Description:
Predicted 3D model of a 68-nucleotide RNA (Fluoride riboswitch aptamer (crcB RNA motif)) from Hephaestia caeni. NCBI's taxonomy places the organism under Bacteria, Pseudomonadota, Sphingomonadales, Sphingomonadaceae, Hephaestia. It matches the Rfam family "Fluoride riboswitch aptamer (crcB RNA motif)". Gene Ontology terms of the family: positive regulation of gene expression and response to fluoride.
[in-house]
RNA sequence: ACGGCCUCCGGGGAUGGAGUUCCCCGUUAACCGCUCCCCUUUGGGGAGCUGAUGACUCCUACCGUUCA
Repeated sequence: ACGGCCUCCGGGGAUGGAGUUCCCCGUUAACCGCUCCCCUUUGGGGAGCUGAUGACUCCUACCGUUCA
């Protein structure tokens, strides 16, 4: 100096924040939702739909219903 492993650390899991927990990734990465139709088809175009969670809980925002 290079490479590998371990530990620590950091990041990610389709819209915000926090706690707990699970999984994934190591910057050449993890991740970047679903349905239908069409086309010059593994990609592209058009129309439509669910959800602030990976999961649980809470807060905030949004939406629906009821009451004052």